[in-house]
């Protein structure tokens, strides 16, 4: 510090996710030790048991218990001894009276949004026990009461009565003023209420003893310290879908009350007080120091430690006291639990342990007061679950260890992988040497202890200070340490597709599963599970949860708003914010210095202590804050003065569809009337509905009526926006402009608010020509509730009143300043002259281009989206949703404000490359058109589908499968089926043994095969043996046309012989990419030329190759024969020839080379000449980058999987040839351009020894006999056919056509039944030119005619070659199909066979409404009234004081009033849960209906 994820790719916007750190954690797996910390986050739920607050005998009376001394008595036989009893005498001490403490310490976080907390102040408005210190004092009396004793009630808790007694308990009197209260006076101080000091008068309140005689304690009044109380400024969560709240409320006067101010309380008076700077209400929550995170600013949090607050079963109340409205006190009410003799009582772990419950989850019913600390005490001491320790727990942090060194034969065995060679585990192990932390055993053994206290001693003033010795350790026989033994006692967890370090095998087969995000898994998964290996961390490792970070993703630091989310529809304007120039003052902001505070701990730095570290101690710094004070005065503020440039005003002029009102005009439409006139009009893609013989449409005339204003008219004008258009007038607003005068900052923006605000819509009343939702009809259509047509009502118009929204858009808030230019245009002004439709300048608008700059890009660019300033509005992923609920507004429609649950990992913007378009432009192709001939109809052949079958083997499926693989299924082939057989196998290699190989014959069998049998002993040799072959045996292995062409190689098809596909360097762009390759011409061609930020290059095109067309040269056998000669019935038959044809080698030739024209002086095109051939001469081979997961595992090869007495192998027979049917490809026809018969002619290219087969003879024929020739320019296949000549048939199911069937044969072959071909005789089917549709072909082509070959024993109508005869047509590119280039739109990229919307149906999820129902909280109005306090008081009782007495004073109880908790009633508000039914929403591989959007998406 970033990364992954939207796309085919890119940049941006934007969300989601990850890597880091942290935790009072939990869970899973694992676990050696120690140190230091931490440990109910949930039920403030309920609690058994024990402990957690006592102490003082130096306050008191006393003596229950203990100890003890003495004495006495009694008992035991006695001196003695023992026991008991008595005597409070002593040490002490239960209970009691009294003092102090119990208000601390410890726990918890319910409540509380508050002066609760934090911080800073104030108290002139206060208190403070114990402590320190100062001054003064303590005289004299009195009456009770607990305990104990006696008696009573009760189960108990407890309680009543009587008698008696003490105090440092209680009471009275005296003494005291420097105390308190009240009223004055004077001085000083203060902003002030007032304070301080001095002083006068009146009134009032004290005390306690004990003693070791040292002292301790007591009282009053001061001072201090400590601790508290109160008040105030500032800070302190969310919601405005909470906007108004408040009646003791706000203030005053008086009184009461308090330690104290105060509506704290009360009476009266006034009507205030709070609030948009958020009152009130609702929700949530103890606050802070701090802690976590972060660079910081911040965000989150408030365990442990420290400070404050609140609480103590729930609610209320006071008492005591210095202090409480009191955790382990009291009273009352309530709920709960327990005891009970049923009458009545007891209790409060949110103290420490512990139990139950809850929960994912949190410990021992431990030790000690040794230390620290607290209470009491003179002290010893006692008490202390505070505290210190120990126990449990890897909960965290820190430290240590599980060995170290050597050791390659890289050992063996094993696991794993493998290309079978090996690799890896791995220096790992073994082995050798060393060490002993830790664990184990045996020993030694601390510090923490200083004191108090006791004893002794020194100094001075009987007490203090110092010294010496002694006593005291829970932790603990712990830490630490010595020795012994021996590598001995000690490693796991997660991960390994990317992010993210780390890879292979097996299993599984969209299953099981994984997953933080993207995403893996459908038979080769580095992603699932296991294994081997590896990586990371390590006594831990992972997961889950939560927080911060990354996230600049709420942006103060530090974001945005044309198109991504986001500028309010517009103006005015209160509050608020902000504000021109000069100057004076001030000092609030601001800046600086100083002082106080900011507790400690924490954090940071330094040093130090535990072996180190964690941890701890000391010191420093810091605590960014607040307050006070002093100073500075530039800027801002405030106050005063001045100014004119911002702003406004006056005078002159100009401009305009600016607004309102009432007038007025012409054209046009429709309508009614008269007239002319006759059969149609109208409408559409085409029609129909409609109108018209009752006279339409058309034409003429004048009439009435409504609405809108052609031309002018213009990116022209005006207005804030909406908006405004004939003409003239009244009234009104605005802007601009020139020159001046005047005011003197009056300005800008503007939350709320007011006003305006298109269209549609609503209300009332008018009006209604045209147009026209709804509606009706006609068309279109599969449907057509649409588009089109004919009609047509609201409405559109006017007046008044609502509504308040629009893509109200420049998708761009308003205002101000600044920042290159150029060209138009509207309004005004100035200057100049040549006076014009002139030029130059200036200002206010309004447009186009363009620099800098900005922008994600597109683009903006003085009219900013640039550079800055002021103010306002708005945004924070997509969907849910601008929806629900609530509020406000509205007559309604609806508007406005405005969520959540749930769901997805994207949604979006701009630009790029493609693809596509019922977008555009240019061009090509038998693409159409023009032609010729076929297919589709018939019969047959052949292939396919389907069906059938034991099997009908398999593959190929639009073009680009279907006479395809198959250039040839009777057996074989053959892969299929049935049956019969074999198991190292039909085939290959290796080992061992036997045998030459091989061969004859017979038997069984369908055969494979099995059994028997005959002949035969070969070749090489170093004599050991070897090679080939056969048989036997065992195992390694063979074998598979079994699967996967979606694991592959190779080969092939197709777009397409289309003209394209790319690269290097450069340039442009943030980038994907672009440029080049586009443009102007041209071409068959990205062919060439020109232009050009491109310049070059490669693969393609072309050419080079083959063939054919002309000529030449060379060579002439088997080919040829002109001339010469011979010969024949005839023939190159022969001699000979080398001219010709031909053969087959080599050359020539064609290049737009030449001429003319066009063109841009180019490329090129057109025409021509010459030439056998002319513009690529014809044909072939040749197939760019790529596309289709195209085809092929059955040609072959091959990974993986599968079978192994079978999915292998052999054999016989069958099947691949089936047959209702459908399709493709062909053949033959339907006839006279023909059929039949007879005659006559002309090829090319092939093949042939397992062959082609001549002559001759036989057969009607297929063919047979025969055997010459030929290993081929020699012989044979082998008569080419159409054609031509002649004849016949005469338009018919025929002398067409030949299927089918019967019979007879031939040939091949082991074998023609299933299932061959051919021949002859007989038979003689459909068919008379073929619907929709759709095919081929542009010249030696189509059409037509025959010939040959491959395969092959035989079996072509197929295929591949060959030649013969030999046309028609092309105006042209509008249309169909395919293709190329450019451009445009796009929501497509699996790329239009794309994408995608809504209803309906089904399942699930959350949510709104809902008659209601059940809870919580709470307001208001009432009722109620315990305990308690205060007031009042007829009653009852009464020690201290007064009084001679009666009595009084005072007190207690009782009664009553006020306040008030629980509780009750009524009625509201709010919130949660639930609810028949219902609404929409979301999600869900393959449902239904349509096709709304994306292209002009087919009606933008």
């Nucleotide at each position: 510090a970033g990364a992954g994820u939207u796309u085919g790719a890119u940049c941006c916007u934007g969300g989601c996710u990850c890597a880091g750190g942290a935790u009072g954690a939990a869970c899973g797996c694992u676990a050696g030790c120690g140190g230091c910390a931490g440990g109910c986050c949930u039920a403030a739920c309920a609690c058994a048991u024990g402990c957690a607050a006592g102490u003082c005998g130096a306050g008191g009376g006393g003596c229950a218990g203990c100890a003890u001394a003495a004495a006495a008595u009694u008992a035991g036989u006695u001196u003695a001894c023992u026991a008991a009893u008595u005597u409070g005498g002593u040490g002490g001490c239960g209970a009691c009276c009294g003092g102090c403490g119990c208000a601390c310490g410890g726990g918890u976080g319910c409540g509380u949004a508050a002066c609760g907390c934090g911080u800073a102040u104030g108290c002139a408005a206060c208190c403070u026990a114990c402590c320190u210190u100062g001054u003064a004092c303590a005289g004299g009396g009195g009456g009770a009461u607990a305990g104990c004793c006696c008696g009573g009630a009760g189960a108990a808790a407890u309680u009543c009565g009587g008698a008696u007694u003490a105090a440092c308990a209680c009471c009275c009197c005296a003494u005291a003023g420097u105390a308190a209260u009240a009223u004055g006076u004077a001085a000083u101080a203060g902003c002030a209420u007032u304070a301080u000091u001095a002083u006068a008068u009146a009134u009032u309140u004290a005390a306690a003893a004990c003693u070791u005689c040292g002292g301790u304690g007591g009282u009053a009044c001061g001072a201090g310290a400590u601790g508290g109380g109160c008040a105030u400024g500032c800070g302190u969560c969310c919601u405005a879908u909470u906007a108004g709240c408040u009646a003791g409320u706000u203030g005053g006067u008086g009184a009461g009350g308090u330690a104290a101010c105060g509506g704290c309380u009360c009476a009266c008076c006034a009507a205030g007080g709070c609030u948009a700077c958020g009152a009130u209400a609702g929700g949530u929550a103890g606050g802070g120091g701090g802690c976590c995170u972060g660079a910081g600013a911040g965000g989150g949090u408030g365990a442990u430690c420290c400070c404050c607050c609140a609480c103590a079963c729930u609610g209320g109340u006071a008492c005591u006291g210095a202090g409480a409205c009191a955790c382990g006190g009291a009273c009352c009410a309530g709920a709960c639990u327990c005891c009970u003799a049923c009458g009545g009582g007891a209790g409060g772990c949110a103290g420490c342990a512990g139990u139950g419950a809850g929960g994912a989850a949190u410990a021992u019913u431990g030790g000690u007061c040794a230390a620290u600390a607290g209470g009491c005490g003179c002290a010893a001491g006692c008490c202390u679950g505070a505290a210190c320790c120990a126990g449990c727990c890897a909960u965290g942090c820190c430290g240590c260890g599980u060995g170290c060194a050597g050791g390659a034969a890289g050992a063996a065995u094993g696991c794993c992988c493998u290309a079978u060679g090996g690799g890896u585990u791995g220096u790992a192990a073994a082995c050798u040497g060393c060490u002993u932390u830790u664990a184990u055993u045996c020993g030694g053994g601390a510090a923490u202890a200083a004191a108090c206290c006791c004893u002794c001693u020194u100094a001075c003033g009987u007490g203090u200070a110092g010294g010496a010795g002694g006593c005291u350790g829970a932790a603990g026989g712990u830490a630490c340490u010595g020795a012994a033994u021996g590598a001995a006692u000690a490693a796991g967890c997660a991960c390994c597709g990317g992010c993210u370090a780390a890879c292979u095998c097996c299993g599984u087969g969209c299953c099981a599963g994984c997953a933080g995000c993207c995403g893996c898994g459908g038979u080769a998964a580095u992603a699932c599970g296991g294994a081997g290996g590896g990586u990371g961390c390590a006594a831990g490792c992972g997961u889950u949860a939560u927080c911060c970070g990354g996230a600049a993703u709420c942006a103060u630091u530090g974001g945005g708003u044309u198109u991504a989310a986001a500028g309010g529809g517009u103006c005015c304007g209160c509050a608020g914010g902000c504000g021109g120039u000069c100057u004076u003052a001030u000092a609030a902001g601001u800046c600086a210095g100083u002082g106080g505070u900011g507790a400690a701990a924490u954090c940071u730095c330094g040093c130090a202590g535990c072996u180190u570290a964690a941890c701890u101690g000391c010191g420093a710094a810091a605590c960014u804050g607040c307050c006070a004070u002093u100073g500075a005065u530039a800027c801002u503020g405030u106050a005063g003065g001045a100014c004119u440039u911002g702003a406004a005003u006056g005078u002159g002029g100009u401009c305009g569809a600016a607004g309102u009102g009432g007038g007025c005009g012409g054209a046009a439409u429709a309508u009614g009337a008269c007239a002319u006139g006759u059969a149609g009009c109208g409408g559409u893609g085409a029609a129909a509905u409609g109108c018209g013989u009752a006279g339409a449409u058309a034409u003429c005339u004048g009439g009435a009526g409504g609405a809108a204003c052609a031309u002018c008219a213009g990116u022209g004008g005006c207005g804030a926006a909406g908006g405004c258009g004939a003409c003239a007038c009244c009234c009104u607003g605005g802007a601009c402009u020139c020159a001046u005068a005047c005011u003197g900052a009056c300005a800008c923006u503007g939350a709320g608010g007011u006003a305006c605000g298109a269209a549609a819509g609503c209300g009332u009343g008018g009006g209604g020509a045209g147009c026209a939702a709804a509606c009706a009809g006609g068309a279109u259509u599969a449907g057509a509730u649409a588009c089109c047509c004919u009609g047509g009502u609201a409405g559109u118009c006017c007046a008044c009143g609502c509504c308040g929204u629009a893509a109200a858009c420049g998708a761009u808030g308003u205002c101000u300043a600044c920042u290159a230019g150029c060209c138009g245009u509207u309004g005004g002004g100035a200057g100049c002259c040549u006076u014009g439709a002139g030029c130059u300048c200036u200002u206010a608008g309004u447009g186009g281009c363009g620099c800098a700059g900005c922008u994600a890009a597109c683009g903006c660019a003085c009219u900013a989206a640039g550079u800055a300033g002021a103010c306002c509005g708005c945004c924070u992923g997509g969907g849910g949703a601008g929806u629900a609920c609530g509020g406000u507004c509205g007559c309604a429609a609806g508007a406005u404000u405005a969520a959540a649950a749930c769901u997805c990992a994207a949604a979006u913007g701009a630009a790029u490359u493609g693809a596509c378009g019922g977008g555009g432009g240019c061009c090509c192709g038998c693409a159409c058109a023009a032609g010729c001939g076929g297919u589709g109809g018939a019969g047959c052949a052949u292939g396919u589908g389907g069906u059938u079958u034991a099997a009908u083997u398999c593959g190929a499926c639009g073009c680009a499968a279907c006479g395809c693989g198959a250039a040839g299924a009777a057996c074989c082939u053959u892969a299929c089926c049935a049956g019969g057989u074999c198991u190292u196998g039909a085939c290959a290699u290796c080992u061992a043994g036997a045998g030459a190989a091989c061969u004859u014959u017979c038997c069984a069998g369908a055969g494979a095969u099995g059994g028997a049998u005959u002949g035969g002993u070969g070749c090489c040799u170093u004599c050991g043996g070897g090679a080939a072959c056969u048989c036997u045996a065992a195992g390694a292995c063979a074998g598979g046309u079994g699967c996967u062409g979606c694991a592959u190689g190779g080969c092939u098809g197709u777009c397409g012989u289309c003209a394209g596909c790319u690269c290097g360097u450069g340039u442009c762009g943030u980038g994907a990419g672009a440029u080049g390759u586009u443009g102007g011409g041209u071409u068959a061609a990205g062919u060439c030329c020109c232009g050009u930020a491109a310049c070059g290059a490669g693969c393609g095109c072309a050419a080079c190759c083959c063939u054919u067309g002309u000529c030449c040269u060379u060579a002439g056998u088997u080919g040829c024969c002109a001339g010469c000669g011979c010969g024949u019935a005839a023939u190159g038959g022969c001699g000979g020839g080398a001219a010709c044809u031909c053969u087959a080698a080599g050359g020539a030739g064609a290049c737009u080379g030449c001429c003319g024209g066009u063109g841009a002086c180019a490329a090129a095109c057109c025409g021509g000449a010459g030439g056998a051939a002319g513009g690529u001469g014809g044909g072939g081979a040749u197939g760019a980058c790529g596309u289709c997961a195209a085809g092929u595992c059955a040609u072959c090869a091959u990974g993986g999987c599968c079978c192994u007495u079978a999915c292998g192998a052999c054999c016989u027979g069958g099947g691949c040839u089936a047959c209702a049917c459908a399709c493709g490809u062909g053949c033959u026809a339907c006839a006279a351009u023909g059929g039949g018969c007879g005659g006559u002619a002309c090829a090319a290219a092939g093949g042939g020894u397992u062959g082609c087969c001549a002559a001759a003879c036989c057969g009607c024929g297929a063919g047979g006999u025969g055997g010459a020739g030929c290993u081929a320019a020699u012989c044979c296949c082998g008569u080419a056919a159409a054609a031509c000549c002649g004849u016949u048939c005469g338009u018919a199911g025929u002398c067409c056509g030949g299927a089918u069937u019967g019979g007879a044969g031939u040939c091949u072959g082991c074998a023609a039944c299933u299932c061959g071909a051919c021949u002859c005789c007989a038979u003689g089917a459909a068919g008379u030119c073929g619907g929709a549709a759709a095919c081929g072909c542009u010249a030696g082509u189509a059409a037509u005619c025959g010939u040959a070959a491959a395969u092959c024993a035989g079996a072509a109508c197929g295929u591949u070659a060959c030649g013969g005869u030999g046309a028609a047509u092309a105006c042209g590119u509008u249309c169909c199909c395919g293709g190329g280039c450019c451009u445009u739109g796009u929501a497509c990229a699996c790329a239009c066979c794309g994408c995608c919307c809504g209803u309906c149906a089904c399942a699930c999820c959350a949510u709104g409404g809902g008659a209601g129902u059940g809870g919580g909280u709470u307001g208001c109005a009432a009722a109620a009234g315990a305990a308690g306090u205060a007031g009042c008081u007829a009653g009852u009782c009464u020690a201290a004081c007064c009084g001679c007495a009666a009595g009084g004073g005072g007190g207690a109880c009782g009664g009553u009033u006020a306040c008030c908790a629980c509780u009750u009633u009524g009625u509201g508000a709010u919130u949660c849960a639930u609810g028949a039914c219902u609404g929409g929403g979301g999600u869900g591989a393959a449902g239904u209906c349509g096709u709304a959007a994306c292209a002009a998406g087919g009606u933008a």

Background:
Small-subunit ribosomal RNA from a metagenome, 1500 nucleotides, folded computationally. Its mean pLDDT, the model's own confidence on a scale to 100, is 85. Rfam family: Bacterial small subunit ribosomal RNA.